[in-house]
Context: one part of a larger RNA
RNA sequence: GCCAACGACUUUAUGUAUAUUGCUGUCUAACUCCGCAAGGAGGAAGGCGCAGGGAAACCAAGUCUGAAUAGGGCGAACUUGAUUUUUAAAAUACGGUCACGUUUCGACGUGAUCGGAUUUAAAAAUCAAAACGCAGUAUGCAUAAGACCCGAAACCAGAGCGAGCUUACCAUGGGCAGGGUGAACUUCGAGUAAAAUCGAAGGGAGGCCCGAACUGGUGUGCCGUGCAAUACGCUCGGAUGACCUGUGGUAAGAAGUGAAAAGCUAAUCGAGCCUGGAAAUAGCUGGUUCUCCCCGAAAUAGUUUUUGGACUAGCCUCGCAUGUUUAUGAUCGGAGGUAGAGCACUGGAUAGGUCUGAAUGGCGCAAGCUGUCAGACUUAAUCAAACUCCGAAUUCCGGUCAACAGAGUGCGGGAGUCAGACUGUGCGGGCUAAGCUGCAUAGUCAAAAGGAGAAGAAUCCUGACCACAACUUAAGGUCCCUAAAUAUAAGCUCAGUGACGAAAGGAGGUGAAGUUUCUUAGACAGCUAGGAGGUUGGCUUAGAAGCAGCCACCCUUUAAAGAGUGCGUAACAGCUCACUAGUUUAGAGACUUUGCGCCGAAAAUUCAACGGGGCUAAGCUUAUUACCGAAAGUGUGGAUAUCGUCGCAUUCGUGCGGCGGUGUGGUAGGGGAGCGUUCCCAUCUGCUGUGAAGGUGAAAGCGUGAGCUUCGCUGGAGCGUUGGGAAGUGCGAAUGUUGGC
Numbered sequence: 001g002c003c004a005a006c007g008a009c010u011u012u013a014u015g016u017a018u019a020u021u022g023c024u025g026u027c028u029a030a031c032u033c034c035g036c037a038a039g040g041a042g043g044a045a046g047g048c049g050c051a052g053g054g055a056a057a058c059c060a061a062g063u064c065u066g067a068a069u070a071g072g073g074c075g076a077a078c079u080u081g082a083u084u085u086u087u088a089a090a091a092u093a094c095g096g097u098c099a100c101g102u103u104u105c106g107a108c109g110u111g112a113u114c115g116g117a118u119u120u121a122a123a124a125a126u127c128a129a130a131a132c133g134c135a136g137u138a139u140g141c142a143u144a145a146g147a148c149c150c151g152a153a154a155c156c157a158g159a160g161c162g163a164g165c166u167u168a169c170c171a172u173g174g175g176c177a178g179g180g181u182g183a184a185c186u187u188c189g190a191g192u193a194a195a196a197u198c199g200a201a202g203g204g205a206g207g208c209c210c211g212a213a214c215u216g217g218u219g220u221g222c223c224g225u226g227c228a229a230u231a232c233g234c235u236c237g238g239a240u241g242a243c244c245u246g247u248g249g250u251a252a253g254a255a256g257u258g259a260a261a262a263g264c265u266a267a268u269c270g271a272g273c274c275u276g277g278a279a280a281u282a283g284c285u286g287g288u289u290c291u292c293c294c295c296g297a298a299a300u301a302g303u304u305u306u307u308g309g310a311c312u313a314g315c316c317u318c319g320c321a322u323g324u325u326u327a328u329g330a331u332c333g334g335a336g337g338u339a340g341a342g343c344a345c346u347g348g349a350u351a352g353g354u355c356u357g358a359a360u361g362g363c364g365c366a367a368g369c370u371g372u373c374a375g376a377c378u379u380a381a382u383c384a385a386a387c388u389c390c391g392a393a394u395u396c397c398g399g400u401c402a403a404c405a406g407a408g409u410g411c412g413g414g415a416g417u418c419a420g421a422c423u424g425u426g427c428g429g430g431c432u433a434a435g436c437u438g439c440a441u442a443g444u445c446a447a448a449a450g451g452a453g454a455a456g457a458a459u460c461c462u463g464a465c466c467a468c469a470a471c472u473u474a475a476g477g478u479c480c481c482u483a484a485a486u487a488u489a490a491g492c493u494c495a496g497u498g499a500c501g502a503a504a505g506g507a508g509g510u511g512a513a514g515u516u517u518c519u520u521a522g523a524c525a526g527c528u529a530g531g532a533g534g535u536u537g538g539c540u541u542a543g544a545a546g547c548a549g550c551c552a553c554c555c556u557u558u559a560a561a562g563a564g565u566g567c568g569u570a571a572c573a574g575c576u577c578a579c580u581a582g583u584u585u586a587g588a589g590a591c592u593u594u595g596c597g598c599c600g601a602a603a604a605u606u607c608a609a610c611g612g613g614g615c616u617a618a619g620c621u622u623a624u625u626a627c628c629g630a631a632a633g634u635g636u637g638g639a640u641a642u643c644g645u646c647g648c649a650u651u652c653g654u655g656c657g658g659c660g661g662u663g664u665g666g667u668a669g670g671g672g673a674g675c676g677u678u679c680c681c682a683u684c685u686g687c688u689g690u691g692a693a694g695g696u697g698a699a700a701g702c703g704u705g706a707g708c709u710u711c712g713c714u715g716g717a718g719c720g721u722u723g724g725g726a727a728g729u730g731c732g733a734a735u736g737u738u739g740g741c
Stems, first nucleotide, its partner, number of pairs: 001741006011145013025048003031042004052059002062074004079129010091118002094115009148287002151284001155277004160273002167251009176241001178210003181206001185202006214238003219234003253269001255265003290674006300313005314417002316414007325407001328402008340390001341388002346384003350380008360371004420445010450461003465638004470634003476628003479613003485625001487624006498615001505599002509596010526583005532556003537551003562577001566575002639664011675730001677727006684720001686719002694714004699710004
């Protein structure tokens, strides 16, 4: 790692809601009796209910408060239908009897009375239903418990176990090749008055030196699923000492021992190990097992020793009630101070004028002149989230009308959510930085697949019930890759611009629109010629002659010619321009706006900033017509939810079927309907050696699916259907557990 098996919402009590069953007040508890047992029979003690209010005494359909008979708070359930009987009343029709009237003597009409029938009312009884209540069962949830499962580090307890490892100590033993150095001291000699002192020899001290055993563990290599849970190679420290070591013994868990590192106390130490409290606790992480159907969130507010957790509300779901009350649109009536705008207030800032003030600056004897500052007035033009004389759009509230959707609202059961993300728009913070941060508002993702965007949660199009080798479209595309136009018309671009990037700034790139000047009385450019005189203007200066600089910038001759545009000279000279004539000949010059291009343009592995090929359109602008293009729309068939309608059945709850309308993406989550496993009760008076369960087969069939039925082979002894019941009831994940490979 794979496979198999095991592996997580349980149980009890109480409460509550829903469903359902029994009774109508309800239920028994302990206990007793019967029974082999399972269980049955008895047993209202008591509980809940039948009345509430008050703190209570207490009162009671009321009570509490209160002086109150006021006001206020909390309270005050009692229905329907059927049948039968009785009573009462009225009416109707019928039948019988009596009286009166009419009479064709058959009968008819009126009145009274009797009979039963129908209708109405009341009362009683019985039955049924509903509601309330009690009890049982099931399910959801809550609370208490281990409470869905696994998981800490830790805490506490015990006359619990440990010093065969290690630390220290006690007792008693053992060990240290060889070599070097040469202390004290002694002797002898020298020396001295005697000493001191010197020399030689002897001597053999030392936490002395070198270096084996022994002991340690410095550096490095190697090893690092090892030879080894600390080894091996080389190297290295100590090696007569505070040395090393054998054996026996003593001291330990808040305690020991420690030349002290919180070291060591059996591969365990900032509190050993074992067992127990104990399933400690875990607002944390991980995991949580079959199917289909309906609906479907949140990442917000308030509070919180609270911010990765909770509670209440918001948003989801289910039930009951209400039934258009709702969203939305139209219309009518209101609210408002944003965008914009404005300067009337509050402030800011600018230019000019008038006036005033001040121990204000400069000049001046002074008068005064000229500034600065502040204030007022005034003219002009302005700025503002915390300015407003004004003032929208959208929005919000209310009335009416329309319209009708998984609308609204109330009450109740169950939740999840409280880390949100990006994009557009309006703003704050920041650098008008951020794939930044905080709000508001809308969308999408989250929880949304499909198509486009080369690729791509959040962009664009579009919301997937299922099937189809049918059709139409959206966004986006139509030369090839690659489905569809090498489409049409008119322009632009020459930069491979472009089809996914870039600024200030620069430029006779080129297209369009416009303003204006000159021009056949000849423009612009070119060519030929002139460009003069007063005068070298005056000043300045060494000089200054058009051309260093300052001032002035006139007059004359002219077709025209500046007291001079540039070059040049020491200064002149010289060249040239303005200006003019001729020649040539038809447009020429200046400016503004704008389309598309150019430069600006440097990055790290070749091209690498069209997706590629490649393209002069297959680029850009405008217009048009075709076509392609999705799970969108349409078509055909099928399934299902819900609503309407019709038919049949019905235990009256509903079920089945036909037709039609509207739906059927989905995480957390709510609701509904089912499949399967084990066991139990009943049932088929079921199946089975003529072969059960189990295994196996791309076998056949049924079901939307979980699954089911059948068949073949295997297997060799038990197993199922139907109706119910009860659960150790479904595995792919938990560094899951055990086993196998």

The part of an RNA shown here (large-subunit ribosomal RNA, domain II) has 741 nucleotides and comes from Candidatus Azambacteria bacterium RIFCSPLOWO2_01_FULL_46_25. The full RNA is in RNAcentral, with records from ENA and SILVA. It matches the Rfam family "Bacterial large subunit ribosomal RNA". The prediction has a mean pLDDT of 82. Taxonomically the source falls in Candidatus Azamiibacteriota (Bacteria, Bacteria candidate phyla).